Description: Model confidence (mean pLDDT): 83 of 100. A computed fold for a 470-nucleotide part of an RNA from an uncultured marine archaeon, annotated as small-subunit ribosomal RNA, 5' domain.
[in-house]
Context: one part of a larger RNA
């Protein structure tokens, strides 16, 4: 002496940020809101416009850090062991045929949540056939890439499976199927690399390792039989503590040392614990199913719910932190061919002495006074302030610009006994009291040290305590 939080007293105004329940309770949560959208279909309506099949999205955005010492993360590689909805480029294609089913109309059951029969119809929604393909396996041991073929290719036979919506229209185009290639995601493995503790030294049976069989989009003890007994380990295994990992923040001349909730990149979680279904993609925060907890209705039969989104509320704690606001006008995201539609993502605004920057509380000039502080006249300025227009802005509000107005509308905190800059011991109470005090010390009747007054000192919108890191 920087730095990060809390506090007391005190405050006038503008900018800026990676401030604002992270630390404690990854405790609970009333309410409103947070993912919609298209119209290929059907019905209801005169129409708007609703139900409902139907497509695409709801695996993004956004929150949090509980777990987690691990290929989680950092760098650098591998995939001859993958996958890829939407989106680009290229080739080719869409034949033929069925059966339902929702809403609706009926009639029911049930407190509710929901649900059960019955008639009827429709699609880009679903079945079957073909044909194009794909996929194996053998043989031609031919050709390309390539360090290296187990990849690609071209024929042949067999096996195995097996595509489409000739839809839509404003007639301009938008779709729908197959292959191949791109583009961007993504999953898989591997090198090195970074905490403490030996007062944790021995630890492992799916363990290591093979062979085959299963699984998967792909390797693999990933799962299984069966067969071998391997495998780490003082270059710290296994075991306990602690912790998301990194770019990065603080500090410091460097070297180190501390931090890492915020912003950005990655990973994990969604009460706690586990399955799997849809699907290009999940083992799914505003999805389904069991259990365990909690809590709240209920007709007791059974139903329903989870803010570590956004506001908002208890609680917690020694102390700590905003509005149940407005807007989809930008950006960006989803859908739609578009117009557009929605979106607590964002946007702009409101709260709040988190920070840091930056400006202001007036100047001048005579006079009086001890060339002091200060005052008292006369003159200018006008940031801020008031109030008007304009500009902005989605609307507003700031900002800005114009012209008004009047010095007005703005100064505290803390110290004065030494370290320490201010009483060369001013004044008044108190009188080992009542109090100061980081330390050292004051305080017993003239206290420069407590309590006030006047005076000075110092930092100034702040100024002092208290805890942390350097």
């Nucleotide at each position: 002496c920087c730095u990060g939080a809390c506090u007391g007293c005190u405050a006038u105004c503008g900018g800026a940020u990676u401030g604002a329940u992270a630390c404690u309770a990854a405790g609970c949560c009333a309410u409103g809101c947070g993912a919609g959208u298209c119209u290929u279909u059907g019905c209801a309506g005169u129409a708007a416009u609703g139900c409902a099949a139907g497509g695409c999205a709801u695996a993004c955005g956004g929150c949090u850090c509980a777990g987690u010492a691990a290929c989680a993360c950092g760098u650098a590689g591998u995939c001859a062991a993958c996958u890829u909805a939407c989106c680009c480029u290229a080739u080719g294609g869409a034949c033929g045929a069925g059966g339902a089913u929702a809403a609706u109309c009926u009639c029911g059951g049930g407190a509710a949540a929901c649900u059960g029969a019955g008639c009827a119809u429709a699609a880009u929604a679903c079945u079957c056939g073909a044909u194009a393909g794909a996929u194996c396996a053998u043989a031609a041991u031919g050709c390309c890439u390539g360090g290296a073929a187990u990849g690609g290719u071209u024929u042949a036979u067999g096996g195995u499976u097996g595509a489409a919506a000739u839809g839509a229209u404003u007639c301009g185009u938008c779709g729908c199927c197959a292959u191949a290639g791109g583009a961007u995601g993504g999953g898989a493995c591997u090198g090195c690399g970074g905490c403490c503790u030996a007062u944790c030294a021995g630890c492992u049976u799916g363990u290591u390792g093979g062979u085959g069989a299963g699984g998967u989009a792909a390797u693999g003890g990933c799962c299984c039989a069966c067969c071998a007994a391997g495998g780490c380990g003082a270059u710290u295994a296994c075991a306990g503590g602690u912790a998301c990992g990194g770019g990065c923040u603080c500090u410091g001349a460097g070297a180190g040392g501390a931090g890492a909730a915020g912003c950005c990149c990655g990973g994990a979680g969604a009460u706690g614990g586990g399955u799997a279904c849809u699907g290009a993609g999940a083992c799914a925060a505003g999805g389904a199913c069991c259990c365990a907890g909690g809590g709240g209705g209920u007709a007791u039969g059974g139903g329903g719910c989870g803010c570590a989104g956004c506001a908002g509320g208890c609680g917690a704690g020694a102390g700590g932190g905003g509005g149940g606001g407005u807007g989809c006008a930008a950006u960006g995201u989803g859908c739609g061919a578009a117009a557009g539609c929605a979106c607590g993502a964002c946007a702009a605004g409101g709260u709040u002495a988190a920070u840091c920057c930056g400006a202001g509380u007036g100047a001048u000039u005579u006079c009086u006074g001890c060339u002091a502080a200060a005052g008292a006249a006369a003159u200018c300025u006008u940031u801020u302030g008031c109030a008007a227009g304009u500009c902005a802005u989605a609307a507003a509000a700031c900002c800005a610009c114009u012209a008004g107005u009047g010095a007005a509308u703005a100064a505290g905190g803390g110290g004065u006994g030494g370290g320490c800059a201010a009483g060369u011991u001013c004044u008044g109470g108190u009188g080992u009291c009542a109090g100061c005090c980081g330390c050292c010390g004051c305080g017993g009747u003239a206290a420069a040290a407590c309590c006030a007054g006047c005076a000075c000192c110092u930092c100034a919108a702040g100024u002092g305590g208290u805890c942390a890191g350097g």